[in-house]
RNA sequence: CUGAAUUCUCAGGGCGGGGUGGGAUCCCCCACCGGCGGUGACUGCCAUGCAGGAGCCCGCGCGCGCUGCUUCACGGGAAGCGGCGCUGACCCGGCGCACAUCCGGGGCCGACGGUAACAGUCCGGAAGAAAGAGAACAUCC
Repeated sequence: CUGAAUUCUCAGGGCGGGGUGGGAUCCCCCACCGGCGGUGACUGCCAUGCAGGAGCCCGCGCGCGCUGCUUCACGGGAAGCGGCGCUGACCCGGCGCACAUCCGGGGCCGACGGUAACAGUCCGGAAGAAAGAGAACAUCC
C1' cells in the first nucleotide's frame, strides 16, 4: 500500500374524509407514500473532518419473458446456480460562472396474480428473494 474466501446481522412506505352504487380502501373528488448505490453549487456541526441532502439525472434491485448447466426424481417434474431480453415518470420561473439535485410553482409515475367493481396504498406468492449496508475473521494474511 492492498485485501480474498468464509460466516453472521439488517435491508419498503402509504386509503384518512366525502360521492356514486346492490356491491368499490379497486371508479370519481380531496388526501397519503417514495427501496439501494452514484452524483450533488446546498445545509448543519463539537469542523485537518463528519453528518444530512434527487420517486421522475446515471445505474441497480424488484417484477415479467426466454433460456443453459448441475443434482434429485423419472409420470407430467423439483431444487440449486447462472445467461440473455423487456421494464415508470419533469417541466417552468428564480439565484448564479455553472443547477437534472437548491428555492418557488405547477405536473407526472408506480410489477405480477386475486377481488362483490378497474388497486402505488387491500389480500397473496412473501416468515421468500434482493440492490446493498454493517459486523466477525483481523493485534490477521
Predicted 3D model of a 141-nucleotide RNA (FMN riboswitch aptamer (RFN element)). The model forms 97% of the base pairs in the Rfam consensus. It was read from a public genome assembly, where an Rfam model found it.